[in-house]
Context: one part of a larger RNA
Molecule: large-subunit ribosomal RNA, domain II
Organism: bacterium
RNA sequence: ACCUGCGAGUUAUCCCGAUAUGCUUUGCUUAAGCUCUUAUGGGGCGAAGGCGUAGCGAAAGCGAGUCUUAAUAGGGCGUUUUUGUAUAUUGGGAUGGACCCGAAACCGGGUGAGCUCAUCUUGAGCAGGGUGAAUCUUAACGAGAGUUAAGAGGAGGCCCGAACCCAUGUAUGUUGCAAUAUGCUGGGAUGACUUGAGAUUAGGGAUGAAACGUUUAUCGAACCCGGAGAUAGCUGGCUCUCCCCGAAAUAUAUUUAGGUAUAGCCCUAAAAGUUGAGCUUUGGAGGUAAAGAUACUGGAAGGAGACGCGGCGGGAAACCGUACGCUCUCCUACCAAACUCAUAAUGCCAAAGUUUCUAUUUUAGGAGUCAGUACGCGGGAGCAAGUUCCGUGGUACAAAAGGGAAACAGCCCAGAUCAUCAGCUAAGGCCCCUAAAUCCGGAUUAAGUGUGAAAGGAAGUGAAAUUGCUUAGACAUCCAGGAGGUUGGCUCAGAAGCAGCCAUCCUUUAAAGAGUGCGUAACAGCUCACUGGUAUAGCGAUUUCGCGCCGAAAAUUUAUCGGGGCUCAAAUCCGGUGCCGAUGCUAUGGAUACUUGUGCUUCGCACGAGGAGUUUCUAAUUUGAAAUUGGAAUUUCUUGUGCGAAGCAUGGGUAUGGUAGGGGAGCGUUCCUGUUGCAGUGAAGGUCUAUCGUGAGGUAGAGUGGAGCGGCAGGAAGUGAGAAUGCAGGU
Numbered sequence: 001a002c003c004u005g006c007g008a009g010u011u012a013u014c015c016c017g018a019u020a021u022g023c024u025u026u027g028c029u030u031a032a033g034c035u036c037u038u039a040u041g042g043g044g045c046g047a048a049g050g051c052g053u054a055g056c057g058a059a060a061g062c063g064a065g066u067c068u069u070a071a072u073a074g075g076g077c078g079u080u081u082u083u084g085u086a087u088a089u090u091g092g093g094a095u096g097g098a099c100c101c102g103a104a105a106c107c108g109g110g111u112g113a114g115c116u117c118a119u120c121u122u123g124a125g126c127a128g129g130g131u132g133a134a135u136c137u138u139a140a141c142g143a144g145a146g147u148u149a150a151g152a153g154g155a156g157g158c159c160c161g162a163a164c165c166c167a168u169g170u171a172u173g174u175u176g177c178a179a180u181a182u183g184c185u186g187g188g189a190u191g192a193c194u195u196g197a198g199a200u201u202a203g204g205g206a207u208g209a210a211a212c213g214u215u216u217a218u219c220g221a222a223c224c225c226g227g228a229g230a231u232a233g234c235u236g237g238c239u240c241u242c243c244c245c246g247a248a249a250u251a252u253a254u255u256u257a258g259g260u261a262u263a264g265c266c267c268u269a270a271a272a273g274u275u276g277a278g279c280u281u282u283g284g285a286g287g288u289a290a291a292g293a294u295a296c297u298g299g300a301a302g303g304a305g306a307c308g309c310g311g312c313g314g315g316a317a318a319c320c321g322u323a324c325g326c327u328c329u330c331c332u333a334c335c336a337a338a339c340u341c342a343u344a345a346u347g348c349c350a351a352a353g354u355u356u357c358u359a360u361u362u363u364a365g366g367a368g369u370c371a372g373u374a375c376g377c378g379g380g381a382g383c384a385a386g387u388u389c390c391g392u393g394g395u396a397c398a399a400a401a402g403g404g405a406a407a408c409a410g411c412c413c414a415g416a417u418c419a420u421c422a423g424c425u426a427a428g429g430c431c432c433c434u435a436a437a438u439c440c441g442g443a444u445u446a447a448g449u450g451u452g453a454a455a456g457g458a459a460g461u462g463a464a465a466u467u468g469c470u471u472a473g474a475c476a477u478c479c480a481g482g483a484g485g486u487u488g489g490c491u492c493a494g495a496a497g498c499a500g501c502c503a504u505c506c507u508u509u510a511a512a513g514a515g516u517g518c519g520u521a522a523c524a525g526c527u528c529a530c531u532g533g534u535a536u537a538g539c540g541a542u543u544u545c546g547c548g549c550c551g552a553a554a555a556u557u558u559a560u561c562g563g564g565g566c567u568c569a570a571a572u573c574c575g576g577u578g579c580c581g582a583u584g585c586u587a588u589g590g591a592u593a594c595u596u597g598u599g600c601u602u603c604g605c606a607c608g609a610g611g612a613g614u615u616u617c618u619a620a621u622u623u624g625a626a627a628u629u630g631g632a633a634u635u636u637c638u639u640g641u642g643c644g645a646a647g648c649a650u651g652g653g654u655a656u657g658g659u660a661g662g663g664g665a666g667c668g669u670u671c672c673u674g675u676u677g678c679a680g681u682g683a684a685g686g687u688c689u690a691u692c693g694u695g696a697g698g699u700a701g702a703g704u705g706g707a708g709c710g711g712c713a714g715g716a717a718g719u720g721a722g723a724a725u726g727c728a729g730g731u
Base pairs, nucleotide, nucleotide: 001731002730003729004728005727006726011096012095013094014093015092016091017090018089019088020087021086022085023084027051028050029049033045034044035043036042037041055062056061065077066076067075068074099237100236102234106227107226108225109224110223111222118200119199120198121197122196123195124194125193126191128160129159130158131156135152136151137150138149139148140147141146164188165187166186169184170183171182172181203219205215206214207213240666241665242664243663244662245661250263251262252261253260254259264369265368266366267365268364269363270362271361272360275359276357277355278354279353280352281351282350283349284348291340292339297336298335299334301332302331303330304329305328306327308326309325310324311322312321313320314319372397373396375393376392377391378390379389380388381387402413403412404411417590418589419588420587422586423585424584428580429579430578431564432563433562437577439576440575441574442573443572444571450566456550457549460547461546462545463544464543465542466541467540468539469538478533479532480531481530483507484506485505488502489501490500513528517526518525591656592655593654594653595652596651597650598649599648600647601646602645603644604643605642606641607640610638611637612636613635615633616632617631618630619629620628621627667720669717670716671715672714673713674712675711676710677709678708685704687702688701689700690699691698692697
């Protein structure tokens, strides 16, 4: 890893509902116990108790009322609308392990010092070499104490280094030789040394030259068993089918924020019956968007004015000036979430009407949800964000498949009941990949723009508008002129059109600046403005709009059209006609649910009438019994009409995406009861094939197998496996 098997809402009691059944027009019911029996069962007895029949009050208590209160006021809860109860099944709740598995921990009682820590008792071990303390002896010297020398001596947590003990560095090893090793290297090696055997100390305790170290591969509190199925607002898992409906990610509160309670939103049942939704009209409340400014509160730019005020300057003063401050007036142009004179559209409330819409409300029972997300629009925060926090919307995603956007939860189109090798469309497309136009008409773009981007820049190009010059010849080219006073004055070393300052005239002219640029030390020189000729028909300026250009740099490979590729496009804009294109719509057939119609059958209720029958009373006839006839009442059968319910058949219409979740209907497994069957002429199981059913599943046949197994009607559950780092076994 795979296969096979096992593996999770159970059970007891109580409470609240639903459904079914029994009794009940006020009742229903037994518990313990006793007893009968065909005895894990069933029947009977047993009202003690429980619920209901009356409530109110804390209670005494009173009672269709009662409590509060001084109250007879007012108010609260009741009465006046009553079905109740018992059992079974089932949904939910409470208490218990309570759907299953899962802690780290806590407590109790025991077991451990054969590892290791420390201690005690008793033993054992330490090659060889080096160093040479105390002390002693001898000699010399000395008055002596003593000193010196030589020799002897053999101390030491001394030195080097095996055994032994340890473990510094490094390499290998890392499913190892080994759950701590191996090689090389290294430390101690007469000592606080090493070691054998026997003893002692025990879990909040021991021991510790102290590292929270060690205490049997276990230690910031050992191990074993028990309390014990500790607890887990946490993670994971939770097993057959089909059908109907279908959420939430919000508010409030919370030692609350990944939990929970109530409300909101969903489901089921019953009740009410249009109350709901859309639209129209009418009537309301309100101060947003836009806007506004002599309508306030504030902000804020420029100008003008004042026989205003102050400052400064000038002046003897009057007065004048002021690119200083303040105040006031006027003009022009503005701004505001916490400004509004005025003021929408929507939205909101209500009434009436209307609609080929279909909800809405109440009661009872069951939930889930409380992490939301992107997009469009309106906002707060933020440089910004696929950011964050609000509001609002789509029936977006979540819980929605299909088509488009190359691919792409949230964008565009569109909501999948099933089948079909039928048709029409939506978004989006129609050269090839790739279904459908190399379709038609008009224009633009030359940048492969299209197929990424700003401020800014530019005789790109198309369209439009305004305006100037122009056959009295414009614009551009070429030829010619471009002069004189004068080198204007000042300044300056110089300043001659051309460093700078001031002025900027006059003359001759077709025209020519006291000079547009280059240039010189200063001149010179070149050139322009301006003028004539040449030549010939348009040439300039400004503005707006369309499409382009530059601005434009990244790391494996083009790589910013999905690709090929595309230029009167296969690009862009405008207009047109076709076609393609989805699980949309249509067509044909089928399924289920709801609704509506028709027919048939059965049952119930109500009403009416006729007939037949039962019973009772009464009248007449008859002497009586009895019988007959008439009448009244009663009930049974039959028949008719109406209403309702159920079932069957057959038409029409509508609906049928779905997570959490609610509801309905079924399939299958094991066992039990009753009944009915099969089986050595071959049961169950296993293999294959065929067939039936919407599905879970069922049936038949073949061959295998070798002894039990089904159908129907019910009952009871150890009742369905792919997931839990599930458990066990096998491979």